Annotation:
Predicted 3D model of a 122-nucleotide RNA (FMN riboswitch aptamer (RFN element)).
RNA sequence: GUAUUUCUUUGGGGCGGGGUGCAAUUCCCCACCGGCAGUAAAGUCUGCGAAGUUCUUUAUAGAGAACCCGAACGGGUGCAAUUCCCGUACCGACGGUAUAGUCCGGACAGGAAAAGAAAAAA
Numbered sequence: 001g002u003a004u005u006u007c008u009u010u011g012g013g014g015c016g017g018g019g020u021g022c023a024a025u026u027c028c029c030c031a032c033c034g035g036c037a038g039u040a041a042a043g044u045c046u047g048c049g050a051a052g053u054u055c056u057u058u059a060u061a062g063a064g065a066a067c068c069c070g071a072a073c074g075g076g077u078g079c080a081a082u083u084c085c086c087g088u089a090c091c092g093a094c095g096g097u098a099u100a101g102u103c104c105g106g107a108c109a110g111g112a113a114a115a116g117a118a119a120a121a122a
Base pairs, nucleotide, nucleotide: 004119005118006117007116008115009114010113016030017029018028019027031102032101033092034091035048036047037046038045043090044089052067053066054065055064056063057062072088073087074086075085076084094105095104096103
């Protein structure tokens, strides 16, 4: 005290009110929520993770690869902001169920990554 290695822990939020209806936290009106890293502080910029599809491999488990991957503008301040402030918008996997970002389920799963501890070459 740097690359790197190992271990431990952490690691996703939100339907409250009213209406219609046999039935809706799913429809309609209002409401509410926002993973990780970067960067002037970001759900909507860049990248990553998760979800989904296909393929390969494997004894199930699992492992690997490819594809796919939503949505923002205007004004203001400032050296600097598509990140702050003001205004008005927009977006949200799959299966289930009266049509779901918010309910139930796969999931006591997986995970970008964060913190701590130990070791440690040149």
Rfam family: FMN riboswitch aptamer (RFN element). Rfam links the family to the GO term FMN binding. The sequence was found by an Rfam model in a public genome assembly.